The RNA shown here (transfer RNA) has 65 nucleotides and comes from a marine eukaryotic metagenome. It matches the Rfam family "tRNA". The family's RNA type in Rfam is transfer RNA. The RNAcentral record of the sequence draws on MGnify.
RNA sequence: CUAUAGCUCAAUUGGCAGAGCAUCUGACUCUUAAUCAGAGGGUUCAAGGUUCAAGUCCUUGUGGG
Numbered sequence: 001c002u003a004u005a006g007c008u009c010a011a012u013u014g015g016c017a018g019a020g021c022a023u024c025u026g027a028c029u030c031u032u033a034a035u036c037a038g039a040g041g042g043u044u045c046a047a048g049g050u051u052c053a054a055g056u057c058c059u060u061g062u063g064g065g
Base pairs, nucleotide, nucleotide: 001064002063003062006021007020008019009018015052023039024038025037026036027035045061046060047059048058049057
């Protein structure tokens, strides 16, 4: 310095957790692929604290660099 979906990463300095890829379903196609439409998927590393409200702020710990 970093830890957020299976992977790669966002979340505008506290206000409804998202995108791409992947996966699944449908359309298209003689079939596959590609393309198009849709769907599912999260204990935001762990334990506390502050706050009406924490991915975001504070403390400690753990993994990685």